[in-house]
Model confidence (mean pLDDT): 83 of 100. Small-subunit ribosomal RNA, central domain from an uncultured marine bacterium, 353 nucleotides, folded computationally. Rfam family: Bacterial small subunit ribosomal RNA. The full RNA is in RNAcentral, with records from ENA, Greengenes and SILVA.
Context: one part of a larger RNA
RNA sequence: UUGGGCGUAAAGGGUCCGCAGGGUGUAAUUUAAGUCAGAUGUGAAAUCCAACGGCUCAACCGUUGAACUGCAUUUGAAACUGAAUUACUAGAGUAUCGGAGAGGUGAAUGGAAAUUCUUGGAGUAGCGGUGGAAUGCGUAGAUAUCAAGAAGAACACCAAAAGCGAAAGGCAGUUCACUGGCCGAUUACUGACCCUCAUGGGACGAAAGCGUGGGUAGCGAAAAGGAUUAGAUACCCUUGUAGUCCACGCUGUAAACGUUGUGUACUAGGUGUAGGAGGAUUUUACCCCUUCUGUGCCUGAGCUAACGCCGUAAGUACACCGCCUGGGGACUACGGCCGCAAGGCUAAAACUC
Numbered sequence: 001u002u003g004g005g006c007g008u009a010a011a012g013g014g015u016c017c018g019c020a021g022g023g024u025g026u027a028a029u030u031u032a033a034g035u036c037a038g039a040u041g042u043g044a045a046a047u048c049c050a051a052c053g054g055c056u057c058a059a060c061c062g063u064u065g066a067a068c069u070g071c072a073u074u075u076g077a078a079a080c081u082g083a084a085u086u087a088c089u090a091g092a093g094u095a096u097c098g099g100a101g102a103g104g105u106g107a108a109u110g111g112a113a114a115u116u117c118u119u120g121g122a123g124u125a126g127c128g129g130u131g132g133a134a135u136g137c138g139u140a141g142a143u144a145u146c147a148a149g150a151a152g153a154a155c156a157c158c159a160a161a162a163g164c165g166a167a168a169g170g171c172a173g174u175u176c177a178c179u180g181g182c183c184g185a186u187u188a189c190u191g192a193c194c195c196u197c198a199u200g201g202g203a204c205g206a207a208a209g210c211g212u213g214g215g216u217a218g219c220g221a222a223a224a225g226g227a228u229u230a231g232a233u234a235c236c237c238u239u240g241u242a243g244u245c246c247a248c249g250c251u252g253u254a255a256a257c258g259u260u261g262u263g264u265a266c267u268a269g270g271u272g273u274a275g276g277a278g279g280a281u282u283u284u285a286c287c288c289c290u291u292c293u294g295u296g297c298c299u300g301a302g303c304u305a306a307c308g309c310c311g312u313a314a315g316u317a318c319a320c321c322g323c324c325u326g327g328g329g330a331c332u333a334c335g336g337c338c339g340c341a342a343g344g345c346u347a348a349a350a351c352u353c
Stems, first nucleotide, its partner, number of pairs: 004324003007307002012321001014204004021196003025088007033081002035077008049065006091193001092190004096185004103179007110155001115151007126137002163171002209250006218244002223239004261320006269298011302309002326353003335346004
């Protein structure tokens, strides 16, 4: 390679966009590149195969035939693929009307909430902390309490298995401005404009970390001290710097997980929930019925090694991409590319079991 696989055994790229490439709806006509059929030429000999024959047999050899599955030319076929033309509307998209939402960016702004600090009142000996303590704070008046002020960070209830987002455990006080997508209904329009996407390209991408400048209430790597302990470079406690926050620029990784790539179609049911539409109901709302989209749970068939999955499939199929091939060595070395650095991406071998 063929084959077999990728929820948990090795294996889905962090996510999306997207060039090349691969695949692609319905009908008609044409073409004849692929495809199929015939004919002709060629396909050296030897070899292989078959029949007959020669060495006493065989190996070996000879004669004849078949074959040489190929290539070229030519004559046809037209179902399928391709190509050309025309048409269609079921895929895809646009318009109109309506709808929900922590979707994004920027600005402004809030409080009978909490915390810390400052000042003042009142007040006295403790407070704090723990398994128990101590370090620490406090007679220079703390803690607890009241009032005023300052600051930064985060937004209780609503709140939900809820919603939005392509993903990121990404998005949550309130208001305004700008703005992306999604869902439903109806007709109208365009007419395959679609799907997937590399080792080629682009954008986004938690936390930590880095650069410059701000900010710093609480928390808190490092560090210091107190405990614990045989020791304790820890777990516990008291402090506490980076950081956490903001602006701009890097980094580009996570158990980036549903450990499940994307798209399309099909395949019993039951029950919640969110958004919409239609019907039924005397009208409105609820209940009820039907239907579309999302999000949960249970389960028949089917699948699975089992666990489990089960219309949001891990079922049945198709298209395209990524990835796996015993454990360690090794998310390593070397080289290349990227990065300010930390490091990232790509990625072996010896050796060993």